[in-house]
């Protein structure tokens, strides 16, 4: 912007315009006049409606809304139904027309008219009122129904038909009124959100009499009067909200919600107001006041979409400015009709439900594609492709409803009434009315043809690969993934769910027995009040008597309708919509029943309670007394220290202290008794005597007759420590001071030392105030102590013994408990009553409130932030816990390590490159059993590219390899010569070039991995099976008494049994024995030598290497529990494991190796592969591990004499002999080895040196050689000669070793051309010491704490830095609600009005009645302060 409320010409007066037809006139532009449009539009007077329909939830916590009621306190237009009416007058007015102001919007004046407008007047009730009066009834005012009298009071015509007219008549409209029906008003039971960090609220309030209003009852409102009304059962505040049928959910009960449809309210731009009217305090009506828009001539005026549609704007979002009144329904109207954004349709939106389709059958080469793959395959998968068949929906052509009844028009017939028709009702039959919509629905037509996504695939949860990412990117509902093999991220293949959907994000209720009524808890997990009295309140014994509130059954009413649920039924099903039944769980009224509760009468005695007798007892408060102890003063008496502490000092003392002895003050405590013993509600009470006083126990016998229990509030009590007066003050002692101790020590530990402690009076109200266990009844096995009282039974009288009653410990059965534990003193069985809890943290903290002098105290939150806090047991692990016990672990000894030189490895530095790896112990002479090239991985440099090496496939050559030159640092490149072999002739061996697969990589990841190894540790464990026990981790078993070197053995035992380990089985050594007897040996005999098993022979002894035997705790003693066993003994070569070894549990240390080897992924292929030269791994301010050599006299040196073992040796050990001072060198017997060869050293004897930096100690450097080796320069081992450095036994620390060990001396072997001080052996000479387990390391078993479990190298507090988040507090400042007090006051209504105006009516005309304007009055919105 347009629509959304109008309607009637059958209430009224009055009535155009354009247009058509035509006539005059006419300046040709135009003027006028008559019909028709048409008594039409629009506009007025009137009547009805406009208070329905329709929106939307701001307000409202309310009789607002449900639900039952009650109006005997009420009205109700329209419409129904009965009654009796409409008679006679009158005066105005709009419109219209003239005219006036004003932009406008509208206003004013004057003429003249009509009504179903308006006004007199008569009439008249069962109408209304006063007054008498009479029945009936009820619920208090009172109601129903009557009767007599007086007063008040109505009306209107329209439209038609007959008839000259009077009048008859229909019919709609009027008036009067008894019901009805419809609606609304008011009042009342019951129900109906949080907060108490809102406990007091109220003056018109509460309630009475008068009067006023109202349609009606009422403080509704007013005057006057009393002073009263609400509230812990939640009043008033202050916060939210419209309320219901219902909706969502839930097994219900509940919980959330109140959209669409339906009843009810409130509101209509914000606040107030009344008017009309049957109804409004009125969404499209008005006044006024404010806010905003808009328009103006600036004087002033207009406006209200929370009505359809539409626009803005907010915002994560939400529709068209359609069609129609055909149908339902509504206003009006006699009717046609009009009007109806109610309504019915149609558009947008997959926002929901529902329904269908996107294709069916067949179809194995298991096509291709793509994915994976152990490369065979296997998956997508009958899926596709073929074939063969259907056409729903789309799409095209035809065809084509219902929904339509009405009302009207037209023909009839019927009723009533009339004189009589028309006209009215009813009723037959034609005809007529369709937005939707050419829509549903139908039929043809082609053809598989046009028609799937969406999430998810770790686990809750259906559904697995692969490749890419490498704590990156990202994912996530939890719980968690991701750091280079991610089912979890991203994508690809498959797979699952669901489908025109899917998924996501928000709400809600389940699940949550996680607010618990149904249907939890409170000892230690959250949670008993810190304890009594008691007030309100819940609860309450036994009998019996009445009621009938409660409870429990019938009956009626009501509970709207949709919804729900069943039954059936229409649209092809279904969604959906009718039908019918139930349900609606409630509420009222009524009858009925008496068991229980209640109420009510009366009884009673167990429950309480009083009264008598006894009797315990740190109960309380108050006087008064007592000793011991300490400290202080005086005084003796005596001297030099005392005190103190781990050591010490600070303090006290020669002005006499500590000590000791007399005497005298002064304060608080009150030893022993003394005890899981007493008392007291708790807190607590502890010398002794009085006084006063409370409570509880026993007993026996009287009353009284449920008098109890509990206990929100309130009222008191209340440890220490604190506060306020005022005493006191000896000891102790916060603060505060000194001294110690400390890295520091605002502490422990000393010395002092104020307040408190202590009285008396007041305040506070808090504790682990704890039995972490409110109080009360009653029930439910028991043993044992102990307190206080009685009985019993003995007895001279006791005791002991036995019952009971109160109270106080232990144990322990049912039961219970998450366990641990409690059990007659329950945490067990039940009932009552109160107080508490509701993940941790924030936090018992802020803010307000109370109470305190003050310090606090009490009530007592949120934001925010965690995924956890916790609680109880259970297995480790650790503890500067306990306990038993081992181990060169300490002690007790030897010797070194660290100080010096010098090898050697590491770290650091350096460098081209100093290749990598090993890191406490358990890396560091470790890999490496030996870097000058080579090793060699590492740098320069130079070359190579099927390759330095394996295997195949194709082509082609035809040998390979030797030789020869050229160049080069070599590798390797050139060039030249030489030169096969079988054969079925095709080819094949072999060999090379070329290509294609491939190799190759000491390149990564030991935290993917095998294997192999270290380490705890050669510690003695580690663990099953079957039973028990225990919810369950999980425990016995394995622990406990002994014993052992061992979980070795013995013995006990809910365990009995077994595995791996331990021990033995094997090796070596130690004796003996038997076989054998050579290379070995040689006792007897024999021969020989300068000597020698040299030679015959021996076979005894050594030895060798076979194979036995011996050692079992096998005897004795003595100890153990008669047992394992333990001690001592004999024997005996050895004796308690005889001594070494090899053997190495479950496991831990993501140990330690991808450089020994395999090997998954990943990475490089003309280079991270290969070859080759030279360098480097041998650097060197330094720092660190391990050796070696020494600092000397138990040595050095020289010179002699001696005695081994294990090994090795033909690419080799190498002997006599010569050479060389030598290291070596010629040479080469002998020897493939118990046969040859290599071989000792300390030690023993002599001799020198005589305590020094040397005749110690060797580095270092110089020259000269020597051997190995293709080659000792970078960088080899040795020799001679000559040099002759540090060092004189070594801070802190800190290593090995317990017997053939340390120690200390040589030898030999592997590696190896050559190079040991390292390693691996090997023998040789050989002590010391161990009292013991307190302490240090490490370890084993049992226990015990445990907030630790990556296990104490664990865990975890508090401040700090940066930054960000949330929240209190704050001088002030703003906004917002709400109250009180005042000021000022619009519109209205009521009241009043002496002012002005005025048609109806009175009225002898002048005024009067009445009404209107004005003016004040209350009383108020908004505004101001």
């Nucleotide at each position: 912007u347009g629509c959304a409320a109008g309607u009637c010409g059958a209430a009224c007066g009055a009535g155009a315009a354009a247009c058509c037809c035509u006539g005059a006139c006419u300046u040709c532009g135009g003027u006028u006049g008559g019909g028709g449009c048409g008594g039409u539009a629009a506009a007025g007077u009137g009547g009805c409606g406009a208070a329905c329909g329709g929106g939307u939830g701001a307000g409202u916590a309310a009789c607002a809304c449900g639900u039952g009621g009650a109006u005997a306190a009420u009205c109700u237009a329209c419409c129904u139904c009965a009654u009796a009416g409409u008679c006679u007058g009158g005066g105005a007015u709009a419109c219209u027309c003239c005219u006036u102001c004003g932009a406008a919007a509208g206003a004013g004046g004057g003429c003249u008219u009509a009504a179903u407008a308006c006004c007199g007047g008569a009439u008249a009730a069962u109408a209304u009122c006063u007054u008498c009066u009479g029945a009936u009834g009820g619920c208090a005012u009172c109601a129903u129904c009557g009767g007599a009298a007086g007063a008040u009071g109505a009306a209107a015509g329209g439209c038609g038909g007959g008839g000259u007219a009077a009048c008859c008549u229909g019919u709609c409209a009027c008036c009067u009124g008894a019901g009805g029906a419809u609606g609304a008003g008011c009042c009342c039971g019951c129900g109906c959100u949080g907060c108490a960090u809102u406990a007091g609220c109220u003056u018109g309030u509460u309630g009475g009499u008068g009067g006023g209003g109202u349609a009606a009852u009422g403080g509704c409102c007013u005057a006057c009067c009393a002073a009263g009304g609400c509230a812990a059962c939640g009043a008033u505040g202050u916060a939210u909200a419209g309320c219901c049928g219902g909706c969502c959910u839930g097994a219900g009960a509940g919980g959330g919600u109140g959209a669409a449809c339906g009843g009810c309210c409130a509101c209509a731009c914000u606040g107030g107001g009344a008017c009309u009217g049957a109804g409004a305090u009125a969404c499209g009506g008005c006044c006024c006041a404010g806010a905003c828009u808009c328009c103006u001539a600036c004087g002033g005026g207009a406006g209200g979409c929370a009505g359809c549609a539409g626009u803005a704007a907010g915002g994560a979002a939400u529709a068209u400015u359609g069609c129609g009144c055909a149908a339902u329904g509504g206003a009006c109207g006699a009717a046609a009709g009009u009007c109806u954004g109610a309504c019915g349709c149609a558009g947008c939106g997959a926002c929901g439900c529902c329904g269908c389709g996107u294709g069916g059958a067949u179809g194995a080469u298991g096509a291709a594609g793509c994915a994976u793959u152990u490369c065979g395959g296997u998956g997508u998968g009958u899926a596709a492709a073929a074939u063969c068949c259907u056409u729903u929906c789309a799409g095209c052509a035809g065809a084509g409803a219902a929904g339509a009844a009405c009302c009207g028009c037209g023909a009839g017939a019927a009723u009533a009434g009339u004189a009589a028709c028309u006209g009215a009702u009813u009723u037959u039959c034609g005809c007529c009315u369709g937005a939707c919509g050419g829509u549903a629905c139908c039929u043809g037509c082609a053809g598989a043809a046009g028609a799937a996504g969406u999430c998810c695939c770790g686990g809750c949860u259906a559904a697995c690969u692969c490749c890419g990412u490498g704590c990156c990117a990202g994912c996530a509902g939890c719980c968690g993934c991701g750091g280079u093999a991610a089912u979890a991220c991203g994508g690809g293949g498959g797979g699952g769910a669901c489908a025109a959907g899917c998924g996501u994000u928000g709400u809600u209720c389940g699940g949550a027995u996680u607010c618990a009524c149904u249907g939890g808890g409170c000892g230690u997990a959250a949670a008993g009040g810190g304890c009594g009295u008691g007030u309100a309140g819940g609860c309450g014994g036994a009998c019996c008597u009445a009621u009938a509130a409660g409870u429990c059954g019938g009956a009626u009413g009501u509970g709207a309708a949709a919804u729900c649920c069943c039954g059936g039924a229409g649209c092809u099903c279904a969604a959906c919509u009718g039908c019918a039944a139930g349900c609606c769980u409630g509420c009222a009224u009524u009858u009925g029943a008496a068991a229980c509760u209640g109420u009510u009468a009366g009884u009673c005695u167990u429950g309480a309670g009083u009264a008598c007798a006894g009797g315990a007892g740190a109960g309380g408060a108050a006087a008064g007394c007592g000793g011991a102890a300490u400290u202080c003063c005086a005084g003796g008496u005596g001297u030099a220290g005392c005190g103190g502490u781990g050591a010490a000092a600070u303090g006290c003392g020669u002005a006499g202290a500590u000590a000791u002895c007399u005497g005298g003050a002064a304060g608080a405590a009150c030893a022993c008794c003394a005890g899981u013993a007493g008392c007291g509600a708790a807190g607590g009470c502890g010398g002794c005597u009085u006084u006063c006083u409370g409570g509880g126990c026993u007993g026996a016998u009287a009353c009284u007759g449920a008098c109890g229990c509990u206990g929100a509030a309130g009222c008191g009590c209340g440890a220490a420590g604190g506060c306020u007066u005022g005493g006191g003050u000896a000891g102790c002692a916060a603060a505060c001071a000194g001294g110690a101790u400390u890295a520091g020590a605002u502490a422990c530990c000393c010395u002092g030392g104020u307040a408190g402690u202590c009285c008396a009076a007041g305040c506070g109200g808090u504790a682990a105030a704890c039995g972490a266990u409110g109080g009360g009844u009653a029930c439910u096995a028991g043993g044992u102590g102990u307190c206080g009282g009685g009985g019993g039974u003995c007895u001279c009288g006791a005791c002991c013994c036995c019952c009971u009653c109160g109270g106080u410990g232990c144990c322990g059965c049912a039961g219970c408990u998450a366990a641990c534990g409690c059990a007659u003193u329950a945490a067990g069985u039940a009932c009552c009553c109160c107080g508490c809890c509701u993940g941790g943290g924030g936090a018992g903290u802020a803010c307000g409130g109370u109470c305190g002098c003050a310090a606090g105290a009490u009530u007592g939150a949120a934001a925010c932030u965690c995924a956890a806090a916790g609680g109880a047991a259970u297995u480790g692990a650790c503890g500067g816990g306990g306990g038993c016990c081992c181990g060169c672990a300490c002690a007790a000894g030897c010797g070194g390590u660290g100080g010096a030189g010098u090898a050697u490895g590491u770290g650091g530095u350096u460098u081209a490159a100093u290749u990598c790896g090993a890191g406490g112990c358990a890396a560091c002479g470790c890999g490496a059993a030996g870097a000058a090239c080579c090793u060699u991985a590492c740098c320069u440099g130079g070359g190579u590219u099927u390759g330095a090496c394996a295997u195949g496939c194709a082509u082609g050559u035809g040998a390979c390899u030797g030789c020869u030159g050229g160049u080069g640092a070599a590798a390797g490149c050139c060039a030249g010569u030489u030169u096969u072999c079988c054969u079925u002739c095709g080819g094949g061996a072999c060999a090379c070039a070329u290509g294609c697969a491939c190799a190759g990589g000491u390149g990564c990841u030991g935290c993917a991995u095998g294997g192999c190894u270290g380490u705890c540790g050669u510690c003695a464990g580690c663990u099953c099976g079957u039973g028990c026990c225990g919810u369950g981790a999980g425990g016995u078993g394995u622990u406990g008494g002994g014993u052992u070197a061992a979980g070795u053995c013995c013995c006990g035992c809910a365990a009995c049994g077994a595995g791996c380990g331990c021990a033995a089985c094997c090796c070596c050594u130690g004796u003996c024995c038997a076989u054998a007897g050579u290379u070995g040996c040689c006792a007897u005999c024999a021969g020989g030598u300068a000597a020698u098993g040299c030679u015959g022979g021996g076979a005894a002894c050594u030895c060798u290497a076979u194979g036995g035997a011996g050692a079992c705790u096998g005897c004795c003693g003595g100890u153990g529990a008669u047992a394992a066993g333990c001690u001592g003994g004999a024997g005996g070569a050895a004796g308690g494991u005889g001594g070494g070894g090899a053997u190495g549990a479950c496991g831990u240390c993501a140990a330690g190796u991808c450089c020994u080897c395999a090997u998954g992924g990943c990475c490089c292929u003309u280079a991270c592969g290969c070859c080759c030269a030279g360098g480097g791994c041998u650097a060197c301010a330094c720092a660190c591990g391990u050796g070696c050599u020494a600092c000397a006299a138990u040595g050095g040196u020289c010179g002699g004499u001696a005695c081994a073992g294990u090994a090795g040796g033909u690419c080799g050990c190498a002997a006599u002999a010569c050479c060389g001072c030598g290291a070596g060198g010629u040479g080469g017997a002998g020897c493939u080895a118990a046969u040859c060869c290599c071989u000792a050293a300390a030690a023993c004897c002599g001799g020198c040196c005589u305590c020094a930096g040397u005749u110690c100690g060797a580095a270092u450097u110089g020259c000269a050689g020597u051997c190995u080796g293709c080659a000792a320069c970078u960088c080899g081992a040795c020799u001679g000669c000559a040099u002759g450095a540090a060092g004189g036994u070594g801070g802190a620390a800190u290593c090995g070793c317990u017997a053939g060990u340390a120690a200390u001396c040589g030898c030999u072997g592997a590696u190896c051309a050559g190079c040991a001080g390292g390693c691996a052996g090997c023998g040789g000479u050989g002590a010391a010491u161990a009292c013991g387990u307190u302490c240090c390391c490490g370890g084993g078993c049992c226990u015990u704490g445990u907030a630790c479990a990556c296990a104490c190298c664990g865990c975890c507090c508090g401040u700090c830095a940066a930054g960000c988040c949330a929240u209190g507090g704050a001088a002030g400042u703003u906004g917002g609600g709400a109250g009180c007090a005042c000021c000022c006051g619009a519109a209205a209504u009521c009241g009043u009005u002496u002012g002005c105006u005025u048609a109806a009516c009175c009225g002898u005309a002048a005024g009067g009645a009445g009404a209107g304007c004005g003016g004040c009055g209350c009383c108020u919105a908004a505004g101001g302060u």

Predicted 3D model of a 1425-nucleotide RNA (small-subunit ribosomal RNA) from an uncultured prokaryote. Rfam family: Bacterial small subunit ribosomal RNA.